[in-house]
RNA sequence: GCUGGCGUAGCUCAGUCGGCAGAGCAGGUGAUUUGUAAUCACCAGGUCGUGGGUUCGAGUCCCACCGCCAGCUCCA
Numbered sequence: 001g002c003u004g005g006c007g008u009a010g011c012u013c014a015g016u017c018g019g020c021a022g023a024g025c026a027g028g029u030g031a032u033u034u035g036u037a038a039u040c041a042c043c044a045g046g047u048c049g050u051g052g053g054u055u056c057g058a059g060u061c062c063c064a065c066c067g068c069c070a071g072c073u074c075c076a
Stems, first nucleotide, its partner, number of pairs: 001072007010025004019056001027043005049065005
């Protein structure tokens, strides 16, 4: 340099045909318990990597860029 994949909550990941952004764990509060753990309920937590485009409407489609991973190639 080329090709492919990935980027969504603190972490690990879903998100179907373009139509209300979610789960588990972690965190907070409460219930339960003599107490802790466990369990249960509730709460909070989002620049959907960045910028632009298409569209009535984009996490989803298109373009460019950034980062990570893998493979290939060139030079030394």

This is a predicted structure of a 76-nucleotide RNA (transfer RNA) from a Hydrogenothermaceae bacterium. The source organism's lineage runs through Bacteria, Pseudomonadati, Aquificota, Aquificales and Hydrogenothermaceae. The coordinates come from a structure-prediction model, not an experiment, and the mean pLDDT is 81. Its Rfam family is "tRNA". It is annotated as a transfer RNA.